The prediction has a mean pLDDT of 75.
Bacterial RNase P class A from Formivibrio sp., 377 nucleotides, folded computationally.
Of the family's consensus pairs, 97% are formed in the model.
NCBI's taxonomy places the organism under Bacteria, Pseudomonadati, Pseudomonadota, Neisseriales, Formivibrio.
It matches the Rfam family "Bacterial RNase P class A". From the family's description: Ribonuclease P (RNase P) is a ubiquitous endoribonuclease, found in archaea, bacteria and eukarya as well as chloroplasts and mitochondria.

RNA sequence: GAAGCAGGCCAGACAGUCGCUGCCCGUCUCACGACGGGGGGAGGAAAGUCCGGGCUCCAUCGGGCAGAAUGCCGGCUAACGGCCGGGCGCCGCGAGGCGACGGAAAGUGCAACAGAGAGCUGAACCGCCGAUGGCUGGAAACUUCGGUUUCCUUCACAGGCAAGGGUGAAAAGGCGAGGUAAGAGCUCACCGCGGACGUGGCAACACGGACGGCAGGGUAAACCCCAUUCGGAGCAAGACCAAGCAGCAGGCGUUGACGUGGCCCACCGAGCCUGCGGGUGUGUUGCUGGAGCCCAGUGGUAACACUGGGCCUAGAGGAAUGACUGUCGCGCCGGGAAACCGGCGAACAGAACCCGGCUUACCGGCCGGCUUCGCCU
Numbered sequence: 001g002a003a004g005c006a007g008g009c010c011a012g013a014c015a016g017u018c019g020c021u022g023c024c025c026g027u028c029u030c031a032c033g034a035c036g037g038g039g040g041g042a043g044g045a046a047a048g049u050c051c052g053g054g055c056u057c058c059a060u061c062g063g064g065c066a067g068a069a070u071g072c073c074g075g076c077u078a079a080c081g082g083c084c085g086g087g088c089g090c091c092g093c094g095a096g097g098c099g100a101c102g103g104a105a106a107g108u109g110c111a112a113c114a115g116a117g118a119g120c121u122g123a124a125c126c127g128c129c130g131a132u133g134g135c136u137g138g139a140a141a142c143u144u145c146g147g148u149u150u151c152c153u154u155c156a157c158a159g160g161c162a163a164g165g166g167u168g169a170a171a172a173g174g175c176g177a178g179g180u181a182a183g184a185g186c187u188c189a190c191c192g193c194g195g196a197c198g199u200g201g202c203a204a205c206a207c208g209g210a211c212g213g214c215a216g217g218g219u220a221a222a223c224c225c226c227a228u229u230c231g232g233a234g235c236a237a238g239a240c241c242a243a244g245c246a247g248c249a250g251g252c253g254u255u256g257a258c259g260u261g262g263c264c265c266a267c268c269g270a271g272c273c274u275g276c277g278g279g280u281g282u283g284u285u286g287c288u289g290g291a292g293c294c295c296a297g298u299g300g301u302a303a304c305a306c307u308g309g310g311c312c313u314a315g316a317g318g319a320a321u322g323a324c325u326g327u328c329g330c331g332c333c334g335g336g337a338a339a340c341c342g343g344c345g346a347a348c349a350g351a352a353c354c355c356g357g358c359u360u361a362c363c364g365g366c367c368g369g370c371u372u373c374g375c376c377u
Base pairs, nucleotide, nucleotide: 001373002372003371004370005369007367008366009365010364012328013327014326015325016324017323018322020041021040023038024037025036026035027034028033043348047359048358050357051356052355053354054353055234056233057232058231060266062265063264064263065262067230068229069228070227071226072086073085074084075083076082087101088099089098090097091096102225103224107223108222109219110218125165126164127161128160129159132156133155134154137152138151139150140149141148142147173191174190176188177187178186192214193212194211197208198207199206200205238285239284240283241281247276248275249274250273251272252271259268292311293310294309295308296307297306298305299304330345331344332343333342334341335340
């Protein structure tokens, strides 16, 4: 210098003018409120609402079935399907990236096309070998010259073979040697595999020597089995206050309704549901000080935990957080030798009870760390 990998951070700044919404103070007002001043006022994702928790209610939240989610090991955490570290597999020269990564010796299902054969079982299409029988040709030996025997080639065929070819995503481990009529874990070496054993590790797992000649296809983000976790609903949860009103009809229910938004049981026990009609607040609270944020130290590889110090940082309710102008800064394009000048652009998006995550969207920029290659000293 080029090409990459992974992490953290920012999300224009300042000023002026005009506005919006809470809080505090002051003045005026009986009050509602008006005016003035001060101070606060969106995000890294506030989003999707996909997981997990706090909080609240469901009389109890007890047991079971169904259902759902997760699925290598260890740790972190309030909890998680999240995070950190490790193992294994795949990809990359590498920094690194990706992985629902338990079970197919419980059962069921599924598999197009190709192929001889695709699942209780092994399979013979081409091919290799071949007892036996036969034909043509050849060779050799013997010969009484007529032939005989043996071998090779070749045909039919009982049968043997899983080596080779071919099909396929997949065809009973790979490769070499021995062996054989030809072959075959039939035998042997190496590699792979299996269940024990030993060593290391908390573990996943790794390594090692011996043993077994080889178990038996794939698929579980197919049903299923195993293990673990999960009661339901959600701030329109729920609580309080004020004011006012009028009931009627139908249905269910002490043989247990409603009360849970899957079902059953246990337990509790008297009201409940629907329709029509009537009344009443743009009421208060929950509401933002919290698993909070920042800094430092200690422990830990890390996630994280502990200790100390500092800080208060939106709380609206049809829903505020805005608009315009100027200067500077940033990026791109054009002009220029340069200083500089002109034009254009600045994303995704926007709180609604609160937190921890995941996922998705996004103009541009900053900061360190690492890898590979090239060049120079």